[in-house]
Molecule: transfer RNA
Organism: Diacronema lutheri
RNA sequence: AAGGGUUUAGCUAAAGGGUAUAGCUUUGGUCUCCAAAACCAAGAGUAAAGGUUCGAUUCCUUUAACCCUUG
Numbered sequence: 001a002a003g004g005g006u007u008u009a010g011c012u013a014a015a016g017g018g019u020a021u022a023g024c025u026u027u028g029g030u031c032u033c034c035a036a037a038a039c040c041a042a043g044a045g046u047a048a049a050g051g052u053u054c055g056a057u058u059c060c061u062u063u064a065a066c067c068c069u070u071g
Base pairs, nucleotide, nucleotide: 001070002069003068004067005066006065007064010024011023012022013021018054026042027041028040029039030038047063048062049061050060051059
């Protein structure tokens, strides 16, 4: 320099145009002499900017970070 891939909650991953979901974590409660475990509830998110669309995590463009391949 060229080509390709990934970016979603604090962490790991789903969702492939129509309410963004689960597990772990965190907080509160029930239980317990206390704690742990178990159960119930809550909070928290689509890398950034723009475009297409009635509607975008999803499709298109650009940018950023990281990874792989070629030279």